The prediction has a mean pLDDT of 82. A computed fold for a 76-nucleotide RNA from an Acidobacteriota bacterium, annotated as transfer RNA. The sequence was found in a public genome assembly. NCBI's taxonomy places the organism under Bacteria, Pseudomonadati, Acidobacteriota. Rfam family: tRNA. Rfam classes the family as a transfer RNA. From the family's description: Transfer RNA (tRNA) molecules are approximately 80 nucleotides in length.
RNA sequence: AGGCGCUUAGCUCAGUCGGUAGAGCACUUCCUUCACACGGAAGGGGUCAGCGGUUCGAGUCCGCUAGCGCCUACCA
Numbered sequence: 001a002g003g004c005g006c007u008u009a010g011c012u013c014a015g016u017c018g019g020u021a022g023a024g025c026a027c028u029u030c031c032u033u034c035a036c037a038c039g040g041a042a043g044g045g046g047u048c049a050g051c052g053g054u055u056c057g058a059g060u061c062c063g064c065u066a067g068c069g070c071c072u073a074c075c076a
Base pairs, nucleotide, nucleotide: 001072002071003070004069005068006067007066010025011024012023013022019056027043028042029041030040031039049065050064051063052062053061
């Protein structure tokens, strides 16, 4: 320098054919316990990396940018 992939909750990750954003863990409250842990019930938490485009409608399609990873090439 070129190519490919990834970016979604605090963490790890789903998200089908474009049509109301989810799970597990974590967190908060309550129950349980002498207390803690475990267990049970309920609840909070999202700029879907950023900008723009297409569309009635975009996490999903297209372009650009950024970050991360992999591969190839170059390397006095």